[in-house]
Molecule: Bacterial RNase P class A
Organism: Chloroflexota bacterium
RNA sequence: CAGGUUGGUCGGGCAGUUGCGGCUCUGCAUGUCAGAGUCGAGGAAAGUCCGCACUCCAUAGAGCACGGCGUCGGAUAACAUCCGGGGCGGGGAAACCUGCCGGAUAGGGCCACAGAAACAAACAGCCCCCUCACCCCGUCCCCUCUCCCAAUUUGGGAGAGGGGCGCAGGGGUGAGGGAGUCAUGGUGAAAAGGUGGUGUAAGAGACCACCGGCAUUUGCAGUAAUGUGAAUGGACAGGCAACCCCCGCCGGGAGCAAGGUCAAGCAGAGACAAGAGACGGCUCGUCUCAUUUGAGUCUCGGGUAGACUGCAUGAGCGGCGCGGUGACGCUCCGCCUAGAUAGAUGACUGCCCAGGCGUCAUGCCCCGUUCGCGGGGUGAGGCGCUGGACAGAACGCGGCUUACAGACUGACCUGAGGU
Repeated sequence: CAGGUUGGUCGGGCAGUUGCGGCUCUGCAUGUCAGAGUCGAGGAAAGUCCGCACUCCAUAGAGCACGGCGUCGGAUAACAUCCGGGGCGGGGAAACCUGCCGGAUAGGGCCACAGAAACAAACAGCCCCCUCACCCCGUCCCCUCUCCCAAUUUGGGAGAGGGGCGCAGGGGUGAGGGAGUCAUGGUGAAAAGGUGGUGUAAGAGACCACCGGCAUUUGCAGUAAUGUGAAUGGACAGGCAACCCCCGCCGGGAGCAAGGUCAAGCAGAGACAAGAGACGGCUCGUCUCAUUUGAGUCUCGGGUAGACUGCAUGAGCGGCGCGGUGACGCUCCGCCUAGAUAGAUGACUGCCCAGGCGUCAUGCCCCGUUCGCGGGGUGAGGCGCUGGACAGAACGCGGCUUACAGACUGACCUGAGGU
């Protein structure tokens, strides 16, 4: 200097005129009337996905059902959030980004298609046995011929050719049947762990050596999840629980249109009814009201819907320091920063500014060069034009998710060059 990764801050400023809302003060004609001062949308105000505070349901008690969470240790008011670890993965050269996490030996269920077979079996193949057929070697018998030996007979031996298909000999091929095998081949995401041997009819953890996983016992490190080592063991197919399920922990319901106060205003009628109610469903307990002088529920009909409050001092914000790897915590100091209710925080003008484009511009630097020039990079500053993303409080806070032009800045990774 370039590219990449990951955090933080800001996300227009100033002035004038004018229009709004809250609060405080002053005035007076006591009206939200005038004047003055002061404050007045967000990092996400969005989504409404979680948690909590707060309010009401008399007390929210117990259980079932239902719902949520599920690795270890912390932070926090709490959480499905955050921080730091562990294990199994994925992407990237790296910084870094990212998925999952109780249980498959409590039980059930599923694993398509392919394949013979997916908690178990035999397609091909290999080996053995039986039957049959064919071929080869060997052997046996018969015939013919040749030669030799013997010998006047019968004969013996060797070789060649042909025939018989004879043989309780050996080998090969094919078909059928039976048994063994899972080592080899094929299918698949996955087919009884791997390598080398022994052994076998052929094979196989059947056995052996080494290794891998698993189980038991145990040493060391760590708060722990876990990591690492030793010994013994041949005990050695899985996967899915974002399938049902089992285990552990948590959870009463509803929600600011929750609630509270004041004012105003009426017009009730009918039916059911002995128990009803305490608000997702059920049971128990407890309590409240009621039991024919009718609690309560339902149907039809009528009236009011105005004002005040809840409503902003908070698990608040900022700063120095200390503790902690960190989330965060503690002491001290400082600050008070919207509260509307058809819903305010706006409009206009001027200047400045981030960014962009053009021009001054044949400038400057580097390389090449036929010395004509060509290529690449850069541009303080002036001038002109343009000009600022996502987006609007409605009780509040802590998170998560989504959207976001541009500017500034920290750390880390890689590359090139220089010192």